[in-house]
RNA sequence: AACAGAGUAGAACGGUGCGCGUUAAGUGCCGCCCGAACGGGGAGUUGUCGGGCGGACGAAAAGAUUUCUUGCGGUGCGCCGUUCGCAUCCCGCUGUG
Numbered sequence: 001a002a003c004a005g006a007g008u009a010g011a012a013c014g015g016u017g018c019g020c021g022u023u024a025a026g027u028g029c030c031g032c033c034c035g036a037a038c039g040g041g042g043a044g045u046u047g048u049c050g051g052g053c054g055g056a057c058g059a060a061a062a063g064a065u066u067u068c069u070u071g072c073g074g075u076g077c078g079c080c081g082u083u084c085g086c087a088u089c090c091c092g093c094u095g096u097g
Base pairs, nucleotide, nucleotide: 002096003095004094005093010084011083012082013081014080015079016078017077018076019075020073021072022071029055030054031053032052033051034050035049036048040091041090042089043088061070062069063068064067
């Protein structure tokens, strides 16, 4: 040189705990604006995430009786497990050495 590999943020699913809503917020979808993060270093998207404003759509309650219970919601957060995992480019690291 060449070939192979490791490693992040995070994501999905399952379990679990504590909440929120059920007087409909949240989730999901669309548009505009702003911002953030993206293996150890550098760059970084038409991808990802968050915030603001606007738009369309839209729900499962029941019982006990007055704040609980059982449900329901593509509901929020934490923890555990499994799987996936730098969009991409350059360099570095490990192995064949």

The prediction has a mean pLDDT of 77. The RNA shown here (THF (Tetrahydrofolate) riboswitch aptamer) has 97 nucleotides.